A computed fold for a 405-nucleotide RNA from an Anaerolineales bacterium, annotated as Bacterial RNase P class A.
It matches the Rfam family "Bacterial RNase P class A". Rfam describes the family as follows. Ribonuclease P (RNase P) is a ubiquitous endoribonuclease, found in archaea, bacteria and eukarya as well as chloroplasts and mitochondria.
Model confidence (mean pLDDT): 77 of 100.

């Protein structure tokens, strides 16, 4: 100077006016002045994980549902960092990971066939038919063969030899892949080294499923906790039995039933009941107010130290929206970036005309009146990730390429 590849940040500024929610003073207070706060890097999507909160202190097994290479961070993760392997990529760098010899199931079109692979082909035999014969054949029946062609995204290891009727890991010798033993490095996943076996194995697990792990369920409209207001009506199960006290009525108990709760079922488990009343089920009626939960938190910053790294901590520092029809805005002025660019000036460069040591014109370059735009998008319990939108600028660190020194 050119491509590129990976991070990090910012995302208009200031000033007037005029509005609008919080908080705190005042005051002549239902209001109205004064000072003070007031959205994001994603406030999004709600896709993941957690905090709270109920519910049972959240039990067990099964369904179900996610997650998956190995080690590590973390509150926890589908996230994040290290490292392995596999695919890309000339590199920087990027995507991507359980098992398809457990077993079921599937594989468009094409092709005979998508996995017990015979359509062309090839070979044998035996038959038919030409031929004198050797021998042929748009012939036909029986078997052989994965060497050759052709179809696919993929076709059953590759070369080369033996072999064979023609073939073929069927055999052999080199490669290449798998298993299994073993040595060695490594926590590990996994590397590498040596032996062995002809073991030659098509693809989909986001189709069931196998393996290891992890999840109870609802969600802040969650829960408390005050005001207010209403009308009820109908329905719903249970069989015995034992033992104490008591004259009896009846009382406790104990087994058993029955219902409700633990939000798939099952087990257990609490809680009621068991003979007229408690629960619970259906329909109807009331309410739509305030408070609070609520913003101090796995919290910012800065500095030290440990860690390769994500991240962990000592210390000091700050306090940073809490609305509930739902605030956080607008208008001018001005400066800033960006886009056209009316002009206007040129040191140096370059072409063009003209004409002679100048000048015009254009390109180039510096200023610039003006006009246009300054994204994407907005809190609602609160955090941590993902993702996915985002005009426009800053800036960091590797990569390739060409040149100059």
């Nucleotide at each position: 100077u050119g491509g590129g590849u990976c991070g990090a940040c910012c995302g208009g500024g200031c000033a007037a006016u005029c509005g609008c929610g919080g908080g705190c003073g005042g005051c002549u207070a239902u209001g109205c002045c004064g000072c003070u706060u007031g959205a994001g890097g994603a406030a999004a999507g709600u896709c993941c994980g957690c905090g709270c909160u109920c519910u049972a202190a959240a039990g067990a097994g099964c369904a179900u549902g996610g997650u998956g290479c190995c080690g590590g961070g973390u509150a926890a993760c589908a996230c994040c960092c290290g490292g392995u392997c596999g695919g890309g990529g000339u590199a920087a760098c990027c995507c991507g990971g359980g098992g398809a010899u457990a077993g079921g199931g599937c594989c468009a079109c094409a092709g005979a066939a998508a996995a017990u692979g015979a359509c062309c082909g090839c070979c044998u035999c035996a038959g038919g038919g030409c031929g004198u014969a050797a021998g042929c054949c748009u012939u036909u029946g029986a078997g052989g063969c994965a060497a050759g062609g052709g179809u696919g995204a993929a076709a059953a290891g590759g070369u080369g030899g033996u072999g064979u009727a023609a073939g073929a890991g069927a055999c052999c010798a080199c490669c290449g892949g798998c298993g299994c033993c073993g040595g060695c490095a490594g926590c590990a996943a996994u590397g590498u080294c040596g032996a062995c076996g002809g073991c030659c194995a098509g693809g989909c697990a986001a189709c069931c499923c196998c393996c290891a792990c992890c999840a109870g369920g609802a969600g802040c409209a969650a829960g408390g906790c005050c005001a207010a207001g209403c009308a009820g009506a109908g329905g719903c199960a249970a069989a015995a039995c034992c033992c104490g006290c008591u004259u009896a009525u009846g009382c406790g108990g104990g087994c058993g039933a029955g219902g409700a709760g633990c939000u798939g079922c099952u087990c257990g488990u609490u809680c009621c009941u068991u003979u007229c009343g408690a629960g619970c089920c259906u329909c109807g009626g009331g309410u739509a107010g305030g408070c609070u939960g609520c913003u101090u938190g796995a919290a910012c910053c800065c500095c030290g130290c440990g860690g390769u790294g994500a991240c962990g901590u000592u210390g000091g520092g700050u306090c940073c929206a809490g609305a509930u029809g739902g605030a956080u805005g607008a208008u001018u002025g001005u400066c800033c970036c960006g886009a056209u660019g009316a002009u206007g000036g040129c040191c140096u460069u370059c072409g063009a005309c003209g004409u002679u040591u100048c000048g015009u014109c254009g390109a180039g370059u510096c200023a610039g009146g003006a006009u246009c735009g300054g994204a994407c998008a907005g809190a609602a319990c609160g955090c941590g990730g993902c993702u996915u939108a985002u005009a426009g600028g800053u800036u960091g660190a590797g990569c390739c390429a060409a040149u100059c020194g």